[in-house]
C1' cells in the first nucleotide's frame, strides 16, 4: 500500500430496526460502622452557567443524508489484528 475490528465521564463498559445517551462495574465524594483505619452497607457522581428551578453543550475530527444520528454515508486523525 490492501483488507478489517475499534474510538462514548477519571478508567473498564453498555446503548444493534435510527427515537430519553452515559445502564452495570471500578475510581472518586459524603454518610452509617470503628479507639482509629480497612472491609462491608447507604446515598450522590458527564462538562459550563445559575442559589435553584432550569437552560445550554457532550460519543475521536469535520461534513452529509434525516423530523430525529453513538448508530447510516464521505473525507480525515489514532489505535489494534491480517496480508504483499
Nucleotide at each position: 500500500g490492501c483488507c478489517g475490528g475499534g474510538g462514548u465521564g477519571g478508567c473498564g463498559a453498555a446503548a444493534u430496526u435510527g427515537g430519553u445517551a452515559g445502564a452495570c462495574g471500578c475510581g472518586c465524594c459524603a454518610g452509617a460502622u470503628u479507639c482509629a483505619a480497612a472491609a462491608u452497607c447507604u446515598g450522590g457522581u458527564g462538562g459550563u452557567g445559575g442559589u435553584a428551578a432550569c437552560a445550554c453543550c457532550g460519543u475521536g475530527u469535520c461534513g452529509g443524508u434525516u423530523c430525529g444520528a453513538g448508530u447510516c454515508c464521505g473525507a480525515c486523525c489514532c489505535u489494534c489484528g491480517g496480508u504483499a